This is a predicted structure of a 510-nucleotide part of an RNA (small-subunit ribosomal RNA, 5' domain) from a metagenome.
Context: one part of a larger RNA
């Protein structure tokens, strides 16, 4: 000198774009953050034509009770898809966690795309509902009825899988691929429909996603020198989508290490960011990729996918309810509260856009997101006026009392109106409809210099000097050092210098 997710002091006009719990992965009141499909299914509710009554009336008609076709709307339950994405945090992790480059002839993949083939015959339940029972509640139990794209059995088999036989082909070992024969096993919802379609089953390929293995790379410490029993390898088995000591039985005695094993400390990794001429050093907020975690520890279930933030079970700590028998909860989602701290925001608006889930669609949901609010926290831009104006006014400070200086500074004259203010118009973002932002941006007009300047410093380093007060006191200070009676170094004033909606201080890295 530069940097910052900064903080503190003084000060503070406007706008644009960003950024905003770095500390207690501390505890959390309240609301919201994941639903959707009635075009899978039964059932129920509401509306309603007609018809049958009642009251008033001569009648038209008005009010009202019941019935309720076709239809419309709604939805607690069964069922499907989603809930494994999106959002948060950085605790743990020195590890194939990450980065990069390879490999899988050892693998999986819902939805989507392309291709091939198919969907035949049957069956038994169960929620909802009704009845009954228990419980303070959470909720639970028994009996009875019923549906399905829920569940189950059988058939068929292009095809898939497995075993055996024999052939060809390719390869880096185990082996791969192709065609043939024999045998065993394995599907489906002929469902819904607004008749356009949407779905179901098996299988080959693709895309995207995931899993596993390996080479190399990136912290400190030797005041850690030896470490290791599933340890290292083999055979067999189990397990997995799959290789593997992943797990187990048996056998062998191996494996790692001064090229730093093992231990300890610290730490999410990267693209990048800051600095520097570079080499390098430091860092890893925001944005993006990967990983890990979800009160703490453990476990599996469902599923294409989880060992699952707003799922389940167990244990623990904590909080809450209770009729004391028993129950409920998990903000490291968005806001918000307490606490900690030098310190970090609104319990806002909207699904209009982009994206996501479901749906045939209309649409519904979406604290993702888009916006607004707060904060000079940062960067950038703009303004606080411009020109003229000497009898150098008054006043302040100083003085050798002549003067000097603040100083063209002010007054005064002429002019302008950015921004802010008032009025009118008023978007793009949206392709037909649809705009939270927003009567915003922007445009035009109006008034009036009007509403808008501070902070630090002035002994040397270092740019800027005098007076008074004080008298080693009070104080200053980054270093050297100032202050003990003329202090350019303390305090105040005048003057001056620097930067400017900021200026200083502290911390921090280069």
């Nucleotide at each position: 000198g530069g940097u910052c997710g900064a903080a503190c002091g003084c000060u503070g006009g406007c706008g644009g774009c960003g950024u905003g719990c770095c500390u207690a992965a501390c505890a959390c009141a309240u609301g919201c953050a994941a639903g959707u499909c009635g075009a899978g299914c039964g059932a129920g509710a509401u509306c309603c034509a007609u018809c049958c009554g009642g009251u008033a009336g001569c009648a038209a008609u008005a009010c009202u009770g019941g019935u309720g076709a076709a239809g419309a709307u709604c939805u607690a339950g069964c069922g499907g898809c989603g809930a494994a994405c999106g959002g948060g945090u950085g605790a743990g992790u020195a590890a194939c966690a990450c980065g990069u480059g390879a490999g899988a002839a050892a693998c999986c993949u819902g939805c989507c795309c392309c291709g091939a083939a198919g969907a035949c015959c049957g069956g038994g339940a169960u929620a909802a509902c009704c009845c009954g029972a228990g419980g303070a509640a959470a909720c639970u139990c028994g009996g009875g009825c019923u549906a399905a794209u829920a569940c189950c059995g059988g058939a068929u088999g292009u095809c898939c899988c497995c075993a055996c036989c024999a052939g060809g082909u390719c390869a880096c070992a185990u082996g791969u691929c192709c065609a043939g024969g024999u045998g065993a096993g394995g599907a489906a919802a002929u469902g819904c429909u607004c008749c356009g379609g949407c779905g179901c089953u098996u299988u080959g390929g693709g895309a995207g996603g995931g899993u596993c293995u390996c080479g190399c790379g990136g912290c400190c410490u030797a005041u850690c020198a030896g470490c290791u029993a599933g340890u290292u390898g083999g055979u067999g088995a189990g397990g997995u989508a799959a290789u593997g000591g992943c797990u187990c039985a048996c056998c062998a005695a191996g494996g790692c290490a001064u090229c730093g094993a093992c231990g300890g400390g610290u730490a999410g990794c990267u693209g990048g960011u800051c600095u520097g001429a570079g080499a390098g050093g430091a860092c890893g907020a925001u944005c993006a990729g990967c990983c890990a975690c979800a009160c703490u520890g453990g476990g599996a279930c469902u599923g294409a996918g989880a060992c699952a933030c707003g799922g389940c079970c167990c244990a623990g700590a904590c909080u809450c309810c209770u009729a004391c028998g028993g129950g409920a909860g998990g903000c490291a989602g968005c806001a918000g509260u307490g606490g900690g701290g030098a310190a970090u925001c609104u319990u806002g608006c909207g699904c209009a856009a982009u994206g996501g889930g479901c749906g045939a669609a209309a649409g519904c949901c979406u604290g993702a997101c888009g916006c607004a609010g707060c904060a000079a926290c940062g960067c950038c831009g703009c303004g606080u006026g411009g020109g003229g104006g000497a009898u150098g006014a008054a006043g302040g400070c100083u003085c050798u009392c002549g003067g000097g200086u603040c100083g063209u500074a002010a007054a005064c004259c002429c002019c302008u109106u950015u921004c802010a203010g008032g009025a009118g118009g008023g978007a793009c973002g949206a392709a037909a409809a649809u705009g939270a932002c927003g009567g915003u941006a922007c445009c035009u007009c109006c008034a009036g210099a009007a509403g808008a300047a501070g902070c630090c410093c002035c002994g040397g380093c270092c740019a800027a000097c005098u007076a008074c007060g004080u008298g080693c006191c009070a104080g200053c200070a980054g270093c050297c050092g100032c202050g003990g009676u003329a202090a350019c170094a303390c305090g105040u004033a005048g003057g001056g210098g620097g930067c400017g909606a900021g200026c200083g201080u502290u911390g921090u890295c280069c």